[in-house]
Description: This is a predicted complex of two RNAs, RNase P RNA and transfer RNA, with 475 nucleotides together.
RNA sequence: AGUUCAGUCCGGGCAAUUGCUCCCAAUAAUAAUCUUGUGAGAGGAAAGUCCGAACUUCGUAGAACAGGGUGCCGGGUAACGCCCGGGGAUUGUGGAAGUAAUUCUAUGAUCACGGAAAGUGCCGCAGAAAAUAUACCGCUCCGAUUUUAUCGGGGUAAGGGUGAAAAGGCGGGGUAAGAGCCCACCGCUUUGUUGGUAACAACAUUGGCAAGGCAAACCACACCCGAAGCAAGGUCAAAUAGGGAGAUCGUUUCUUAAUUAAUUUUAAGAAGCGGAGUUGUUCGCUCCGUAGUUCUCCGGGUAGACCGCAAGAUCCCUUUAGCAAUACCGGGGCUAGAUAAAUGAUUGCCGUCCUGUUUAAAAUCGGGAUUACAGAAUUCGGCUUACAGGACUGAACUUUUU
RNA sequence: GGCGGCGUGGCCAAGUGGUUAAGGCGAAGGUCUGCAAAACCUUUAUGCGUCGGUUCGAAUCCGACCGCCGCCU
Numbered sequence: 001a002g003u004u005c006a007g008u009c010c011g012g013g014c015a016a017u018u019g020c021u022c023c024c025a026a027u028a029a030u031a032a033u034c035u036u037g038u039g040a041g042a043g044g045a046a047a048g049u050c051c052g053a054a055c056u057u058c059g060u061a062g063a064a065c066a067g068g069g070u071g072c073c074g075g076g077u078a079a080c081g082c083c084c085g086g087g088g089a090u091u092g093u094g095g096a097a098g099u100a101a102u103u104c105u106a107u108g109a110u111c112a113c114g115g116a117a118a119g120u121g122c123c124g125c126a127g128a129a130a131a132u133a134u135a136c137c138g139c140u141c142c143g144a145u146u147u148u149a150u151c152g153g154g155g156u157a158a159g160g161g162u163g164a165a166a167a168g169g170c171g172g173g174g175u176a177a178g179a180g181c182c183c184a185c186c187g188c189u190u191u192g193u194u195g196g197u198a199a200c201a202a203c204a205u206u207g208g209c210a211a212g213g214c215a216a217a218c219c220a221c222a223c224c225c226g227a228a229g230c231a232a233g234g235u236c237a238a239a240u241a242g243g244g245a246g247a248u249c250g251u252u253u254c255u256u257a258a259u260u261a262a263u264u265u266u267a268a269g270a271a272g273c274g275g276a277g278u279u280g281u282u283c284g285c286u287c288c289g290u291a292g293u294u295c296u297c298c299g300g301g302u303a304g305a306c307c308g309c310a311a312g313a314u315c316c317c318u319u320u321a322g323c324a325a326u327a328c329c330g331g332g333g334c335u336a337g338a339u340a341a342a343u344g345a346u347u348g349c350c351g352u353c354c355u356g357u358u359u360a361a362a363a364u365c366g367g368g369a370u371u372a373c374a375g376a377a378u379u380c381g382g383c384u385u386a387c388a389g390g391a392c393u394g395a396a397c398u399u400u401u402u
Numbered sequence: 403g404g405c406g407g408c409g410u411g412g413c414c415a416a417g418u419g420g421u422u423a424a425g426g427c428g429a430a431g432g433u434c435u436g437c438a439a440a441a442c443c444u445u446u447a448u449g450c451g452u453c454g455g456u457u458c459g460a461a462u463c464c465g466a467c468c469g470c471c472g473c474c475u
Stems, first nucleotide, its partner, number of pairs: 001398010012350007020041003024037003028033001043373001047384002050382005055229004067225005072086005087113001088111010115219001119218002121214003136160002138156008168186002171183003187209001188207001191204005233307004243298005249292001252271007272290007314333004320327002351370006403474007412427003420458001428446006451467005
C1' cells in the first nucleotide's frame, strides 16, 4: 500500500428560480375562500408487521381452568422473545503432554443453552439385538456319532459385520474362552469442602458404570399473558328512506269472535269496489289491493366535518455512577402532519466517482455521472430484511522498502 | 392502514417425521376401426414457493424472506 472479514458511522453541501402540503400574520370578506408576506416540510431502514408497550373501547369483585408464549446465571429497561456482562457446551486451525483413551493451551466461529433417574410415545431400512438387551458369524466347554468334521446342549459382548446410534474408554492381570471379574490411568456418577450474588469451577471422596438419543414429540416444572385494535374510540350533523308523538282530513257492506259506556276498537272470513293476467270481446277463472293523506315536533343514524394527531418512556451537549447495557444532575432546542394522500423539478458552484490528453510523476485542462435501498399515515422501544458509494477502528493474509 | 389464511408436475389434489411423494384430468405413442370417438395398454415430468435451523432422517416441526387470496370503513 492492497485484499478479505467483523464492528461503528455517514447516506452529498450551498445558492437561485419555479411548484406542492401545513402553521402564523396582514388586506378584502358573514363564511367558504382569494391575494401577499413569513416559517416548517421523510428514513436508516419510514419496509416486513415478527416481538414488546403507550393509548382507546368492551368485559370484569376476585380467582381458577382452557389456550398461547418464554426457559444457563446476573444485570438493564415502562416492557420484551430485546440489550449488556459472565458461565458452560460444540467445533475449525496451530502447539504441547501421554503407548493410548484423553487432557492442557493459543486464537477464531456457532449455540431456541432448564428437565430424558415423573410418566407416555418414537427410533424406518439394515442388523442377531434399538432399550425389561441380545448369540448371526466367531471363540470356547460338555455330550453323541458317520472323527482333522457334523449334530445337540451350555458359556461368552473381547473380535467380525449392520447402523446416525450397540449398553464406559485405554493398557494390563485373569480365564476353558471371555467379561469392571480385578487393578492403574482417563471419562462419568454420589457426597462433602472451598471460591463465587449466581450459573459454575477447583479439590477431596464414593460407586465400579447405572442413567442411549429425541422435549423446534406429548408432557411435568417455573415465570408471563383478559379480548380487540386509530377502519380503536369520541363530538357535531345534510338530502332520501325508516321509527315515535301530536294535530288535520279521510276510513264500502255483512257475518263471527274478543273487547268497549258506545258499530268503540281489533282480528278472521264473505260480498262489493278497484287493478293486473288469460281471450278478438263478455262471462268465467287466477292473483293483488281495499287505508291512508298533509303539516309540525322528537330520536337514532349515513354522507360529510372536527377531535383522537404531534411536548414526547422526546432530541442535542455536559456532570456523576457503572467493565458495559443503562441511569442520573445541569444547560439548550421544538423538529412533517397529508387523507387518494404534500415533501417535486431545473440551473450554477463546491465536493465525490469514472474517464481522456499532456507528463518521468503530479498539477492544470477537457468530457461524463451524482447514481443504491426505499418513501411518513396514531405513537414509541427492539428485531429482521433491502442497500450504490464513502469514512473510522480491529484482526488475518499478500506485496514492497528498511 | 389493520387482521386472517394459503403455496405439492401444465391443471385439480392426497400425504400431519421413515423406501424411489398417491390418484385424477391433460399430453405423447400404441392396440382396436374403412376413418374417428369411446375403451384398453404403455410412457411422459427441472414437482413439495426460497433460504437457514432442529433431527440419524423434513413436503411435514421451527424461524426469516417471496408470492397469492380473503375480511374490516

It holds a member of the Rfam family "Bacterial RNase P class A". Gene Ontology terms of the family: dimeric ribonuclease P complex, tRNA processing and ribonuclease P activity. From the family's description: Ribonuclease P (RNase P) is a ubiquitous endoribonuclease, found in archaea, bacteria and eukarya as well as chloroplasts and mitochondria.